[in-house]
RNA sequence: GGGCGAUUAGUUUAGUGGUAAAACGGCGGUCUCCAAAACCGCGGUCGGGGGUUCGAUUCCCUCAUCGCCCG
Numbered sequence: 001g002g003g004c005g006a007u008u009a010g011u012u013u014a015g016u017g018g019u020a021a022a023a024c025g026g027c028g029g030u031c032u033c034c035a036a037a038a039c040c041g042c043g044g045u046c047g048g049g050g051g052u053u054c055g056a057u058u059c060c061c062u063c064a065u066c067g068c069c070c071g
Base pairs, nucleotide, nucleotide: 001070002069003068004067005066006065007064010024011023012022013021018054026042027041028040029039030038047063048062049061050060051059
């Protein structure tokens, strides 16, 4: 320098045009002499910018970061 892939909650990951989700973690509650475990509940998220569309996490462009391959 060229090519490919990834980027979604604190972490690990689903979802792939029509309400963003799970597990773990966090917080609150029940239980307990106290705590743990268990159970119930709550909050929190689409890397930045632009475009297409009635509607974008999803499609397109660009930038950034990370990984891999070629030279």
Predicted 3D model of a 71-nucleotide RNA (transfer RNA) from a Candidatus Wolfebacteria bacterium. Its Rfam family is "tRNA". Rfam's curators write: Transfer RNA (tRNA) molecules are approximately 80 nucleotides in length. The coordinates come from a structure-prediction model, not an experiment, and the mean pLDDT is 82.